RNA sequence: GGAGUCGGCCAGGCAAUCGCUGCUUGCGCAAGCAAGGGGAGGAAAGUCCGGGCUCCACAGGGCAGGGUGCCAGAUAACGUCUGGGCGGCGAAAGCCGACGACAAGUGCAGCAGAGAGAAGACCGCCUAAGCGCUUCGGCGCCGGUAAGGGUGAAAGGGUGCGGUAAGAGCGCACCGCGUUGCUGGUAACAGUAUACGGCGAGGUAAACUCCACCCGGAGCAAGACCAAAUAGGGUUCCUUAUGGUGCGGCCCGCAUUGGAACCGGGUAGGUUGCUUGAGCCAGUGAGCAAUUGCUGGCCUAGAGGAAUGAUUGCCCACGACAGAACCCGGCUUAUCGGCCGACUCCAACC
Repeated sequence: GGAGUCGGCCAGGCAAUCGCUGCUUGCGCAAGCAAGGGGAGGAAAGUCCGGGCUCCACAGGGCAGGGUGCCAGAUAACGUCUGGGCGGCGAAAGCCGACGACAAGUGCAGCAGAGAGAAGACCGCCUAAGCGCUUCGGCGCCGGUAAGGGUGAAAGGGUGCGGUAAGAGCGCACCGCGUUGCUGGUAACAGUAUACGGCGAGGUAAACUCCACCCGGAGCAAGACCAAAUAGGGUUCCUUAUGGUGCGGCCCGCAUUGGAACCGGGUAGGUUGCUUGAGCCAGUGAGCAAUUGCUGGCCUAGAGGAAUGAUUGCCCACGACAGAACCCGGCUUAUCGGCCGACUCCAACC
C1' cells in the first nucleotide's frame, strides 16, 4: 500500500422567524395570555418469541394440546445471549448448523432401475460338482457370483494380499465403524487399547412416535374511580287527582301519572392506568465472556383525532430506511453515507 473478517459509535450542522403539544411558575371568574424548560428511533417497523403489569380461573396431580431439543453458564424470562463440543465452508481472521432417539413400534420414498429392504441379478464373470448332447474343440440344462458395467439422492464399509471355477469379511493386515475398559474434561466430547465384534442394524422424526424439559386463559379497547338523563331498580315516610311532575318564568296547549328523602348498580361522558424503569451515565470489584455486585450522579416524549412541523440564510462529504400510543428484553426485516478499534492474508522496503 492492497484485499478481507469481526465489534462499537454517529444518522447533515448552525442561526433566525412562524407554528404544534405536554410540564412548571405568574396573571385571570373563565376562556386564555406571558415567561422558562421538554418533545421519536436504531430500527419507534413486522407483531415472531419471552417477561412485567391487570382481570378471570385455580387444593394437589394427571390427560389432551402446544412448544423447545449437543453441553455448561447468563437472565425476570426466552425460540435470546456467552463460552465450549461436534459437523460443514474458507488459505486465514472468521462464518454457518431444529445438532436427542430410526438398535421400541408404525409409516413413507416420484422418475429411473433387475433390485429401495433383514434388497437384488439386466449386462457381465464362472462352468468346479450334477445331468444331457457331442464332430471331443465344446454346447445346452441345472446352477454359482456380486469383483466390473449400468440406474439412482441413496445399491450397504475402504485399500491390499491370500483364496476361488469365478467371486465374496470367505480369511488376514492396515484404515474406518461399533462394544467394553481406562485416561482427560462439570458435561457435550476427545484420546487410547498386544481387548472384544467381521460389520448383523440402509435413508427419513421440519413423518406418526418415543424420551427429557417448559407452558392456565385473555389482554391497556387490560383494569380502577367519579358519574348526567322525562332511562331504569330498591327501602322508608307523606299524600289523595278541579291534584302533582315535565316542556328554562307566566297563560294556553301537549305529554305523563302519586310525591319527597335516602340507597345501590350503571349507559353517555369524565378521570386514572401513563411513564422512576429488570432505567441511563461514570468509577470500581468478580468473571474468558454473556452478565453481575457496590459507590456516586442524572430524569430523558406521554397524546387521546392524537404534537414533534414549515419558511429563509450560511456551510459540507448534499443527507438513507423510516415515525412513539402500557412498559421492558430479544429476534427478524429496511437503511445514503461516515468514524473508531481489534484481527487475518498478500506485496514491497528497512
Description:
The RNA shown here (Bacterial RNase P class A) has 350 nucleotides. The coordinates come from a structure-prediction model, not an experiment, and the mean pLDDT is 75. Its Rfam family is "Bacterial RNase P class A". Gene Ontology terms of the family: tRNA processing, ribonuclease P activity and dimeric ribonuclease P complex. Rfam classes the family as a ribozyme. It was read from a public genome assembly, where an Rfam model found it.